This is a predicted structure of a 264-nucleotide RNA (Bacterial large signal recognition particle RNA) from a Clostridiaceae bacterium. The prediction has a mean pLDDT of 76. It matches the Rfam family "Bacterial large signal recognition particle RNA". Clan: SRP clan.
RNA sequence: UCGUGCUAGGCGGGGAGGUAGCGGUGCCCUGUACCUGCAAUCCGCUAGAGCAGGGUUGAAUUCCUGUCAUAGGCUUUUUCUUGUAGGGUCUGCCCGCCAUAAGUGGCAAUGAAAACUGGGUCUUGCGCAACGGAAAUCUGUGAACCCCGUCAGGUUCGGAAGAAAGCAGCGGUAAGCAGACACUUUCGUGUGCCGCAAGGUCGCCUGGUUAGAGUUAACUGUGGUGGUUACGCCUGUAAGGAAACGUCGAAGACAGGUGCACGG
Numbered sequence: 001u002c003g004u005g006c007u008a009g010g011c012g013g014g015g016a017g018g019u020a021g022c023g024g025u026g027c028c029c030u031g032u033a034c035c036u037g038c039a040a041u042c043c044g045c046u047a048g049a050g051c052a053g054g055g056u057u058g059a060a061u062u063c064c065u066g067u068c069a070u071a072g073g074c075u076u077u078u079u080c081u082u083g084u085a086g087g088g089u090c091u092g093c094c095c096g097c098c099a100u101a102a103g104u105g106g107c108a109a110u111g112a113a114a115a116c117u118g119g120g121u122c123u124u125g126c127g128c129a130a131c132g133g134a135a136a137u138c139u140g141u142g143a144a145c146c147c148c149g150u151c152a153g154g155u156u157c158g159g160a161a162g163a164a165a166g167c168a169g170c171g172g173u174a175a176g177c178a179g180a181c182a183c184u185u186u187c188g189u190g191u192g193c194c195g196c197a198a199g200g201u202c203g204c205c206u207g208g209u210u211a212g213a214g215u216u217a218a219c220u221g222u223g224g225u226g227g228u229u230a231c232g233c234c235u236g237u238a239a240g241g242a243a244a245c246g247u248c249g250a251a252g253a254c255a256g257g258u259g260c261a262c263g264g
Base pairs, nucleotide, nucleotide: 001264002263003262004261005260006259009057010056011055012030013029014028015027020046021045022044023043024042034054035053036052037051038050063257064256065255066254067253068252072248073247074246076244077243078242079241080240081239082238083237084236085235086234087233090232092231094227095226096225097224098223099222100221102220103219104218105216106215107214114210115209116208117207118206119205120204121203122199123198124197125196126195127194128192129191130189131188132187133186134185135184137180138179139178140177141176147172148171149170150169155164156163157162
């Protein structure tokens, strides 16, 4: 150095979790890299850390070590979104109240504010008027009979003359009904303030005198006070996304290392 045959080893790995610890089953990531049995109320083992049985490959691109690498996972912190609970001693938004008078507006030398004074508006009582109702009064109508007068016809009495009762009709009335109502009586009224008296006079309106330039607070602003969890803000919590530190880390890349026997 070549050939043949063996052995060590390989025939997936990683994360979280679980465990005194290690590995497996299960979940997740990567990826395709033997088979059978056991196994989460676990199964097996002991820092030499799956057990039991079988198969295949086999000293190098395949095994081992180191470095780089980085899919992915996990802890912590920060931030964003969505939801949820609480907070009005949170004051951002909003609402209410009080004050002020900087701005806008209104009024004001055809006289602001202020002071005095006379009335009205207010309450009560009385009177009067008005309005409404009722009564009286007037007119009309109004009784088959049980109202009146006159009573045709007819009826009754009578020898006759005549008399009597009396329906209809006509006229007039009662009760009732309708209308009118200037005058009379009576009742009522948030009608009128017309008259008088008493009370009240904070405010409003109006007249007069003094007075001589501001006044009002409608809106904005400013200050104070009270309320409200719908939005904002603060605190907590849940889910998802992003970032950073840390940790574990597959595939992959590079470098190095590593048997035995026989024969040429």